A computed fold for a 163-nucleotide RNA from Desulforudis sp., annotated as glmS glucosamine-6-phosphate activated ribozyme aptamer.
It was read from a public genome assembly, where an Rfam model found it.
It matches the Rfam family "glmS glucosamine-6-phosphate activated ribozyme aptamer". About the family: This entry contains a glucosamine-6-phosphate activated ribozyme that is found in the mRNA for GlmS. GlmS is an enzyme that uses fructose-6-phosphate and glutamine to generate glucosamine-6-phosphate. The ribozyme catalyses self cleavage of the glmS mRNA that is thought to regulate GlmS activity.
The source organism's lineage runs through Bacteria, Bacillati, Thermoanaerobacterales, Desulforudaceae and Desulforudis.

RNA sequence: CUGACAACAAAAGCGCCUGGACCCGUGCGCCCCGGCGGCGCGGGUUGACGAGGGGGAGGUUCAUCGAAGGACUCGGCGGAUGCCUCCCGGCUGAGGUCACGGCCGUCAGCGGCACCACAAAACCGCGGGGCAACCCGCGGGACAAAAGUGCCGGGUGACCGAA
Numbered sequence: 001c002u003g004a005c006a007a008c009a010a011a012a013g014c015g016c017c018u019g020g021a022c023c024c025g026u027g028c029g030c031c032c033c034g035g036c037g038g039c040g041c042g043g044g045u046u047g048a049c050g051a052g053g054g055g056g057a058g059g060u061u062c063a064u065c066g067a068a069g070g071a072c073u074c075g076g077c078g079g080a081u082g083c084c085u086c087c088c089g090g091c092u093g094a095g096g097u098c099a100c101g102g103c104c105g106u107c108a109g110c111g112g113c114a115c116c117a118c119a120a121a122a123c124c125g126c127g128g129g130g131c132a133a134c135c136c137g138c139g140g141g142a143c144a145a146a147a148g149u150g151c152c153g154g155g156u157g158a159c160c161g162a163a
Stems, first nucleotide, its partner, number of pairs: 014078004019074001020046009029036003049066003055087006088105005095160006110153006123140007
């Protein structure tokens, strides 16, 4: 280096659950005697709907955008493409090189204004699994924002250097 076998990994708006809520069983308690707004135990369910997002290294932690709902999408843990610093790279001057500054990440620019595109859940219907809480699949028909496009607003110095 190649091959075989085994193990491990496979997710990244993602994973997890010692809280809460809910379900089932059960001991005790209570009463109106078949029940429970009670105290426990065991097992389970739930716990964010998509869009967007990755130059390299290190650091860091409630890391972008809207949808639904009218509140459990509660609370918490871990991770993460966010952010910071450095390196690399791009843009910023009529053009080139270098240094510094600014803004970014290969579609490499930010602000204002205008224009403009796209989703899933939710919802409706059907089917499947579970005693249940609840879960899964298929079909129907919608609806965003960030994004994008256009216009306006865009550095300094040295050297080179065209008209």